[in-house]
Molecule: transfer RNA
Organism: Roseovarius gahaiensis
């Protein structure tokens, strides 16, 4: 420089053959339980789905650019 991956909650992922309110698992609060705390039950709160821009009636999802990483190949 050239191909492809991957980018979604603090974190570690799914969803990616366009459609339902965007989720899981951890952590984080709260409360129960305990002499106290851990375990445990239970509730919450947390996201411009990497940024822009196009296609659609409707984008996390297709399509262009662009920015982080990472393979491989020069």
């Nucleotide at each position: 420089g050239g191909u492809c991956c991957u980018g979604u909650a603090g974190c570690u992922c799914a969803g990616c053959u366009g459609g339902a309110u965007a989720g899981a698992g951890u952590a984080c609060u709260u409360g129960c339980c305990u002499c106290c705390g851990a375990a445990g039950c239970a509730a919450g709160g947390g996201g411009u789905c990497a940024c822009a821009g196009g296609u659609u009636c409707g984008a996390a999802u297709c399509c262009u650019g662009u920015c982080a990483g990472g393979a491989c190949c020069g």